[in-house]
Context: one part of a larger RNA
Molecule: large-subunit ribosomal RNA, domain II
Organism: Chryseotalea sanaruensis
RNA sequence: GCCUACGAGUUACUGUCACUGGCGAGGUUAAGGACUUUGAAGUCCGCAGCCGGAGCGAAAGCGAGUCUGAAUAGGGCGCAUAGUCAGUGGGAGUAGACGCGAAACUUUGUGAUCUACCCUUGGUCAGGAUGAAGUGGGGGUAACACCCCAUGGAGGUCCGAACUAGUAAACGUUGAAAAGUUUUUGGAUGAACUGAGGGUAGGGGUGAAAGGCUAAUCAAACUGAGAAAUAGCUCGUACUCCCCGAAAUGCCUUUAGGGGCAGCGUGGAAGUUAAGUUUAAUAGAGGUAGAGCUACCAAUAGGACUAGGGGGAGUCACAUCCUACCAAAUCCUGAUGAACUCCGAAUGCUAUUAAAUAUAUUCCGCAGAGAGGGCAUGGGUGCUAAGGUCCGUGUCCGAGAGGGAAAGAACCCAGACCAACAGCUAAGGUCCCAAAAUCUACACUAAGUUGAACUAAGGUGGUCCAGUUGCUUUGACAGCCAGGAUGUUUGCUUGGAAGCAGCAAUUCAUUUAAAGAGUGCGUAACAGCUCACUGGUCGAGCGACAGGGCAUCAAUAAUAAUCGGGCAUAAGUGUAGUACCGAAGCUUUGGAUAGUAGUAAUACUGUGGUAGGGGAGCAUUCUAUUUGCGGAGAAGUCGUCUGGUAAUGGACGGUGGAGCGGAUAGAAAAGCAAAUGUAGGC
Numbered sequence: 001g002c003c004u005a006c007g008a009g010u011u012a013c014u015g016u017c018a019c020u021g022g023c024g025a026g027g028u029u030a031a032g033g034a035c036u037u038u039g040a041a042g043u044c045c046g047c048a049g050c051c052g053g054a055g056c057g058a059a060a061g062c063g064a065g066u067c068u069g070a071a072u073a074g075g076g077c078g079c080a081u082a083g084u085c086a087g088u089g090g091g092a093g094u095a096g097a098c099g100c101g102a103a104a105c106u107u108u109g110u111g112a113u114c115u116a117c118c119c120u121u122g123g124u125c126a127g128g129a130u131g132a133a134g135u136g137g138g139g140g141u142a143a144c145a146c147c148c149c150a151u152g153g154a155g156g157u158c159c160g161a162a163c164u165a166g167u168a169a170a171c172g173u174u175g176a177a178a179a180g181u182u183u184u185u186g187g188a189u190g191a192a193c194u195g196a197g198g199g200u201a202g203g204g205g206u207g208a209a210a211g212g213c214u215a216a217u218c219a220a221a222c223u224g225a226g227a228a229a230u231a232g233c234u235c236g237u238a239c240u241c242c243c244c245g246a247a248a249u250g251c252c253u254u255u256a257g258g259g260g261c262a263g264c265g266u267g268g269a270a271g272u273u274a275a276g277u278u279u280a281a282u283a284g285a286g287g288u289a290g291a292g293c294u295a296c297c298a299a300u301a302g303g304a305c306u307a308g309g310g311g312g313a314g315u316c317a318c319a320u321c322c323u324a325c326c327a328a329a330u331c332c333u334g335a336u337g338a339a340c341u342c343c344g345a346a347u348g349c350u351a352u353u354a355a356a357u358a359u360a361u362u363c364c365g366c367a368g369a370g371a372g373g374g375c376a377u378g379g380g381u382g383c384u385a386a387g388g389u390c391c392g393u394g395u396c397c398g399a400g401a402g403g404g405a406a407a408g409a410a411c412c413c414a415g416a417c418c419a420a421c422a423g424c425u426a427a428g429g430u431c432c433c434a435a436a437a438u439c440u441a442c443a444c445u446a447a448g449u450u451g452a453a454c455u456a457a458g459g460u461g462g463u464c465c466a467g468u469u470g471c472u473u474u475g476a477c478a479g480c481c482a483g484g485a486u487g488u489u490u491g492c493u494u495g496g497a498a499g500c501a502g503c504a505a506u507u508c509a510u511u512u513a514a515a516g517a518g519u520g521c522g523u524a525a526c527a528g529c530u531c532a533c534u535g536g537u538c539g540a541g542c543g544a545c546a547g548g549g550c551a552u553c554a555a556u557a558a559u560a561a562u563c564g565g566g567c568a569u570a571a572g573u574g575u576a577g578u579a580c581c582g583a584a585g586c587u588u589u590g591g592a593u594a595g596u597a598g599u600a601a602u603a604c605u606g607u608g609g610u611a612g613g614g615g616a617g618c619a620u621u622c623u624a625u626u627u628g629c630g631g632a633g634a635a636g637u638c639g640u641c642u643g644g645u646a647a648u649g650g651a652c653g654g655u656g657g658a659g660c661g662g663a664u665a666g667a668a669a670a671g672c673a674a675a676u677g678u679a680g681g682c
Base pairs, nucleotide, nucleotide: 001682002681003680004679005678006677011095012094013093014092016090017089018088019087020086021085022084023083026051027050028049032045033044034043035042036041055062056061065077066076067075068074098236099235101233105226106225107224109222110221116200117199118198119197120196121195122194123193124192125190127159128158129157130155134151135150136149137148138147139146163187164186165185168183169182170181171180202218204214205213206212239617240616241615242614243613244612249262250261251260252259253258264368265366266365267364268363269362270361275359276357277356278355279354280353281352282351283350284349290343291341292340297337298336301333302332303331304330306327308326309325310323311322312321313320372397373396374395375394376393377392378391379390380389381388402413403412404411417591418590419589420588422587423586424585428581429580430579431565432564437578439577440576441575442574443573444572451567458553459552460551462550463549464548465547467545468544469543470542471541479537480536481535482534483533485510486509487508490504491503492502516531520529521528592607593606594605595604596603597602618671620668621667622666623665624664625663626662627661628660629659636655637654638653639652640651641650642649643648
């Protein structure tokens, strides 16, 4: 992992609601007893008790009323509506209360054969090295001290086996082993190691202290019991079909992943002034969007005018004057505001009327839900960030399948009762993969741009289109040939300044076809090159400006690729058009089922669905009654065929070898795919 078996809303009592039945202003017996009789019994006693039949008040008490109150007022609760006893079902409470699951707590005991420490009594430590004190001898001293040589054999001394420990690495990791093996390493006469016996016990012990150890268990051992502890938590919860179908919001909560009430679902009942929804018309309230501000409040740019202030001049001191400074009020121009408004919509809301439609409301039973999410839009917050967060409105997903977007919860199209080898369309597509146009007409693009998730500010003599305005056969534009001079090196400045460092200027005049007191390069300054301007040559278009289309650069992310091949008179882009394909949409045909209308025939409208509510059934075991089958072969099992919308039913054949069904009722240990489910098998 698979298969088989087992495996979870039960039972008792007490309220409540619905349905069914009995009796009914009454209903009903309990324990117990008697009889008939042994059954999952029936009949009769038993009138104790309970519920109802009258309420109100704290009570005295009064009573269809009563309490409050001064009240004959008002108000509260009552009267004017039948109960009760059983059965069945829904739900609640009390019990383990749908099943499994803690960590823990309390208490009775059992453990120191492991291990920690302690006590008693034993045992063990190859070999080698070092050489303390003391002592002897010699030297030495006044005497000591001290020195040397021997002797001696101390030490939590040294090296190193046994022994003990466990440093480093490798192996081992379903191991040889629930802690080991190999190599290596520490201690090895000591606070050493070790045998046997004994002691300390669970909030206790023991601990050279690591929360270590206390029998492979330790931040409180193990065993039994309380005990089915509790679990607002997780997981699981078993046959079928039909009808309807949510919520993820508000308030409160030691409350936030749990609850209570309301809102939203479902089933039943009720009844009326049809109260609901949509559309149209009419009548209203309101201060949003927008707009405006010389209409207030607040803020605000420039200017004018002008108090006040600053600065300067002036003066012995005041005056007085100036001001490219700051600036109130006022004026002009411009202009902002969620908490500004002289103004002011559209929607939405309220009411009335009309039409259409069929909801709406109340009570009772039963819920679920109270983590929501995306998109569009009006806003707050944030960075006019987020698949962010918080509100409003709508929609979809949630609980929604189908087609499209390659693939995708919520984007586009469209809401699946069943069947069909019928048809038409939507979004989107029509060269091939791949259903349908290599369709028609006219343009653009040369970048594989683009067709496909994104491209910006800013550039571009890429190219196309439509304009405005100049020059041009009296010859334009571009190219080529030639000229481009003189006063003069203008004046000033300067070391120099000669067209060309800088300053100034009536930047003037002359010769000219034309030529600036000079457009740029250049020199220390000149020189030199060039331009403007002019002539010639050539022979037809050439410039400037603003706009639009498609391109181009800017361009930059982690696997080569936003399907692949490919596409250049597109299979790209734009405009216009005609066909076709394309879904569970719509239509056609047949069938099922629910509701409404109808006497019916029939017609019309429905039949996606999670949580959840309601309805109708299938199967299993047993019981009662009844009716059947079976050695001429029951149950079980294997296979084939077949009926039913489904759960499931039936027939036949093989196997098997003794019991088993149908109908109608009743009762349940009554249906498995999941619970890291339990047991067994493979």